[in-house]
c-di-GMP-I riboswitch aptamer from uncultured Geobacter sp., 74 nucleotides, folded computationally. Its mean pLDDT, the model's own confidence on a scale to 100, is 84. The sequence was found by an Rfam model in a public genome assembly.
This record gives sequence, structure tokens and C1' cells, in this order.
RNA sequence: UCACCGAAAAGGCACCGCACGGGCAAUCGUGUGCCGCAAAUCCACCAUCCCACGAGGAUAGAGGGGUUGUCGAA
Repeated sequence: UCACCGAAAAGGCACCGCACGGGCAAUCGUGUGCCGCAAAUCCACCAUCCCACGAGGAUAGAGGGGUUGUCGAA
């Protein structure tokens, strides 16, 4: 230094609940508490879901794939 791995510390994210708001819907935004996460970063290619069925929309914290990536004890 790289790979595996995951102790400590720092920073990051936010399932779900509640409040308010957006959307026909799937579902999304903000605030707060909280389950958890080393890719729970990013990307709709596969996939799944919704619809007003269109050159439409949603999901990256179900899964596959691609992509970038923090720290360093045993």
C1' cells in the first nucleotide's frame, strides 16, 4: 500500500411512528423521535408497483447489475 475484516472515535444516512404539506395513485417533501446501515453513496439496465394508459409516473432501506467511496485496532 492492496484485499479480507470490523474494535474505537469522527462525520454521514434515516426503516418505521407522529405532525404538517404535495400527488388520481404508486408514493414524495419538511420537522421530530426512533429501528438500523460501510455503501442504507449515486444510476431506473433487469425487476416490482401505480395510472389520467402517454414518448406517463413511482421505488436505490426487497433483490440482481453498474458506479463512486470514510476511518484503521485485532